[in-house]
Predicted 3D model of a 101-nucleotide RNA (c-di-GMP-I riboswitch aptamer) from a bacterium. The prediction has a mean pLDDT of 77. Rfam family: c-di-GMP-I riboswitch aptamer. Rfam links the family to the GO term cyclic-di-GMP binding. It was read from a public genome assembly, where an Rfam model found it.

RNA sequence: GCCUCGAAAAGGCACAGCCGGUGAGAACCGGUGCCGCAAAGCUACGGAUCUCCCUGGUCCAUCACGACAGUGUGAUGCCAUGAGAUCGCCGGGCUUCCGAA
Numbered sequence: 001g002c003c004u005c006g007a008a009a010a011g012g013c014a015c016a017g018c019c020g021g022u023g024a025g026a027a028c029c030g031g032u033g034c035c036g037c038a039a040a041g042c043u044a045c046g047g048a049u050c051u052c053c054c055u056g057g058u059c060c061a062u063c064a065c066g067a068c069a070g071u072g073u074g075a076u077g078c079c080a081u082g083a084g085a086u087c088g089c090c091g092g093g094c095u096u097c098c099g100a101a
Base pairs, nucleotide, nucleotide: 005099006098012037013036017032018031019030020029021028022027035088041094042093043092045091046090047089048086049085050084051083052082055080056079057078060077061076062075063074064073065072
């Protein structure tokens, strides 16, 4: 000096809730806050979870319209391959303060 690691001190971050704001929503931003965090710094790359304004899918359910023969179309629900959210869910990548055992 570096890696693993995490005692101390200094400093840092900020869950829930509350206040103000943004968004259709998940959620985010500012303030407060102190549940916690040694990467709770950055990155949505893989998985996972969440959302549905728009996009696509589906007539399975409901409703409406047309037809009256099998059914068709639209809306809502539903689904996601589409668009998003979460890095304080897990993993990966990048960067990194301090220095006892």